[in-house]
This is a predicted structure of a 329-nucleotide part of an RNA (large-subunit ribosomal RNA, domain IV) from Candidatus Desulfosporosinus infrequens. Model confidence (mean pLDDT): 88 of 100.
Context: one part of a larger RNA
RNA sequence: CCCUCGUUAAGGAACUCGGCAAAAUAGCCCCGUAACUUCGGGAGAAGGGGCGCUCUUGGCAACAAGAGCCGCAGAGAAAUGGUCCAGGCGACUGUUUAACAAAAACACAGGUCCCUGCUAAUCCGCAAGGAGAUGUAUAGGGGCUGACACCUGCCCGGUGCUGGAAGGUUAAGAGGAGAGGUUAGUCGCAAGGCGAAGCUUUGAAUUGAAGCCCCAGUAAACGGCGGCCGUAACUAUAACGGUCCUAAGGUAGCGAAAUUCCUUGUCAGGUAAGUUCUGACCCGCACGAAAGGUGUAACGAUCUGGACACUGUCUCGACGAGGGACUCG
Numbered sequence: 001c002c003c004u005c006g007u008u009a010a011g012g013a014a015c016u017c018g019g020c021a022a023a024a025u026a027g028c029c030c031c032g033u034a035a036c037u038u039c040g041g042g043a044g045a046a047g048g049g050g051c052g053c054u055c056u057u058g059g060c061a062a063c064a065a066g067a068g069c070c071g072c073a074g075a076g077a078a079a080u081g082g083u084c085c086a087g088g089c090g091a092c093u094g095u096u097u098a099a100c101a102a103a104a105a106c107a108c109a110g111g112u113c114c115c116u117g118c119u120a121a122u123c124c125g126c127a128a129g130g131a132g133a134u135g136u137a138u139a140g141g142g143g144c145u146g147a148c149a150c151c152u153g154c155c156c157g158g159u160g161c162u163g164g165a166a167g168g169u170u171a172a173g174a175g176g177a178g179a180g181g182u183u184a185g186u187c188g189c190a191a192g193g194c195g196a197a198g199c200u201u202u203g204a205a206u207u208g209a210a211g212c213c214c215c216a217g218u219a220a221a222c223g224g225c226g227g228c229c230g231u232a233a234c235u236a237u238a239a240c241g242g243u244c245c246u247a248a249g250g251u252a253g254c255g256a257a258a259u260u261c262c263u264u265g266u267c268a269g270g271u272a273a274g275u276u277c278u279g280a281c282c283c284g285c286a287c288g289a290a291a292g293g294u295g296u297a298a299c300g301a302u303c304u305g306g307a308c309a310c311u312g313u314c315u316c317g318a319c320g321a322g323g324g325a326c327u328c329g
Base pairs, nucleotide, nucleotide: 001324002323003322004321005320006319007318008317010315011314014313019310027051028050029049030048031047036041038147052069053068054067055066056065057064058063070074082308083307084306085305086304087303088302089300090299094106095105110145111144112143113142114141115140116139122131123130124129148295149294150293151292153225154224155223158222159221160218161217162216163215164214167213168212169211173207174206178202179201180200181199182198185194186193187192226244227243228242229241230240253287254284265281266280267279268278269277
């Protein structure tokens, strides 16, 4: 010097990103116990008092009451909750990155939408076949949301899905107008021309489904939810008006927020002093209603701020124990 422990005057978080670590609390009995609340909880809330031994009385006893005794200390060792206030997130118990993340992530009961009438939909398999299910719409599959409470606004123009079938477009196929090749023949002195049937190459009209175009519906489907100018008897602001654009222009609620750039916004609270925190304001760069909105008791090895208790975290160190390191062997 390192590791693991023990003690420490005065102070008591001044340490530090942060009370990390340590200390403190602790058992049983009695008293007592707030806000809030889904009336179950919260709650062991908080906060107090008692606890050994001897004798007496009551009692079978545990124990209770009384009298006395000892120690620094009586839950005499060990083991054995620190507590409170406020806020964010997630309702909750659960699950997870085996070996850097346990969470606000996943799941969840509940909600809602879509598909599926049974040889079900869906999934596995080339198939046979199997799962679904020896189930049958109070069932099964898929998507989103995520207890509960109050709610969930407007837009169907685009994309998707569902329905429609009048019209337009549209394949193979059907159809075979017409055209070409070949040549028996025929014309010609010849060169060559014409050319039936058959065979063959090609081929117009016409006919021809779904789809697409088209017409509707549908947003707890994918998604979207404006700009400029003016106006009130101080000023400021604009309930009001004008105008342009749109499918429709963000409703309720919330809001410097896990979202706010400017920003340490402004005001208030807490501190002697607060970029964090809490309550407000609203100018929302760029919240917003099941990629749910806003609340919410209980819960959390969650995150954030504060307080009490407590302490070697610190002022600021010190001493001690054991084990290493080091020296000798």